A computed fold for a 389-nucleotide part of an RNA from an alkali sediment metagenome, annotated as large-subunit ribosomal RNA, domain III. The coordinates come from a structure-prediction model, not an experiment, and the mean pLDDT is 82.
[in-house]
Context: one part of a larger RNA
RNA sequence: GAGUAGCGAAAAACAAGGUGAAAAACCUUGUCACCGAAAACCCAAGGUUUCCUACGUAAAGGUAAUCUGCGUAGGGUUAGUCGGUCCCUAAGGCGAGGCCGAAAGGCGUAGUUGAUGGGAAACAGGUUAAUAUUCCUGUACCUCUUAUUGCUGCGAUGGGGGGACGGAGAAGGGCAGACGAUCCAGGCGCUGGUUGUCCUGGUUUAAGCGUGUAGAUGGGGAGGGCAGGCAAAUCCACUCUCCCGUUAACAUCAAGGCGUGAUGACGAGAGCUUUAAGCUCACAAAGUCGUUGAUCCCAUGCUUCCAAGAAAAGCCUCUAAGCUUCAGGCAGUAAGAGACCGUACCGUAAACCGACUCAGGUGGGUGAGGAGAAAAUCCUAAGGUGCUU
Numbered sequence: 001g002a003g004u005a006g007c008g009a010a011a012a013a014c015a016a017g018g019u020g021a022a023a024a025a026c027c028u029u030g031u032c033a034c035c036g037a038a039a040a041c042c043c044a045a046g047g048u049u050u051c052c053u054a055c056g057u058a059a060a061g062g063u064a065a066u067c068u069g070c071g072u073a074g075g076g077u078u079a080g081u082c083g084g085u086c087c088c089u090a091a092g093g094c095g096a097g098g099c100c101g102a103a104a105g106g107c108g109u110a111g112u113u114g115a116u117g118g119g120a121a122a123c124a125g126g127u128u129a130a131u132a133u134u135c136c137u138g139u140a141c142c143u144c145u146u147a148u149u150g151c152u153g154c155g156a157u158g159g160g161g162g163g164a165c166g167g168a169g170a171a172g173g174g175c176a177g178a179c180g181a182u183c184c185a186g187g188c189g190c191u192g193g194u195u196g197u198c199c200u201g202g203u204u205u206a207a208g209c210g211u212g213u214a215g216a217u218g219g220g221g222a223g224g225g226c227a228g229g230c231a232a233a234u235c236c237a238c239u240c241u242c243c244c245g246u247u248a249a250c251a252u253c254a255a256g257g258c259g260u261g262a263u264g265a266c267g268a269g270a271g272c273u274u275u276a277a278g279c280u281c282a283c284a285a286a287g288u289c290g291u292u293g294a295u296c297c298c299a300u301g302c303u304u305c306c307a308a309g310a311a312a313a314g315c316c317u318c319u320a321a322g323c324u325u326c327a328g329g330c331a332g333u334a335a336g337a338g339a340c341c342g343u344a345c346c347g348u349a350a351a352c353c354g355a356c357u358c359a360g361g362u363g364g365g366u367g368a369g370g371a372g373a374a375a376a377u378c379c380u381a382a383g384g385u386g387c388u389u
Stems, first nucleotide, its partner, number of pairs: 013031006032386004040366004046346002050344001051075006060068002080141002082342003086119003092113003098107003122139005142338011153323002158318004166305004172298003177292005183202005188196001204265002208260004215253004219244007228236002266287001269281005306309001352361002368380004
């Protein structure tokens, strides 16, 4: 220079009360303003206690601070079903033998490892200062072991089926959601006007179990042969014959609806007090229908196109060795078991990546109303904020 520039988005504050040494900024209430395909909510990655409570105010906070993602102390994360571990494999990695190489080592078969993919099973309500599909209440489901009853050809690392998959497009059937009516509870006015076609609020309920619908796919059943499926096969493939049949039957799959779950849960309020949301009481009303309607479900469906769109296991089935008094398999019933790890909190952000409480960056899901083609845009709901002078 200079008490100057500046104090990090121009979304915005104001009042009353409280606390306190001190209040523009903390707490409570009211009004105002901003976001609302987000500046709301849930998860993944990453962070690693930042979560909750009590006390505190040196330093941190671009100012103050009684406040805080700050300091000190205490507390907090509960699972057979959510995710991992586990079983399975992809790209990739490693790699017994093997091949190559002065050495170190490189490549690679069998194999092994490796999710971002495949594989059993749970919902609703309540509860904490802080966890909840984990605790509690109610109602369920799955796998395995053992015992028992009945029936019985069982058996794999092998064979077969299945799992099992692309892009685009169209029509249909539904549900969620939304809107309205109905019903229930309350209100009737300081006015220009209020018993009305009035105002305000509510009208919510899952998995599972039973039924098996709209619909989708395959013609269905029986017998014979058999050079293929590295051996075998009653399985699969191929082939022959017969029966039934063509908007059908049969089989498999399948939203939704209805019933049950539920004589349950939830659901308006009143009083008291320490004014913080705690205690007590009543055990508590209605809880139906219509319109609209998805990018969600039926659907890994259907139609169509060419560039022709993972694998393996679980699962079903077939036999080989073997066992066939047994063991094993199927069905029912009963009893038991279900370990270990994650679970707090932030998560378009002041808690992650950017040296900062940084106008930057950050994958997935839900995403309401009016106007609108729309997830654009404007105004709003729920919810969240007013961006630390």
It matches the Rfam family "Bacterial large subunit ribosomal RNA". Rfam links the family to the GO terms ribosome and structural constituent of ribosome.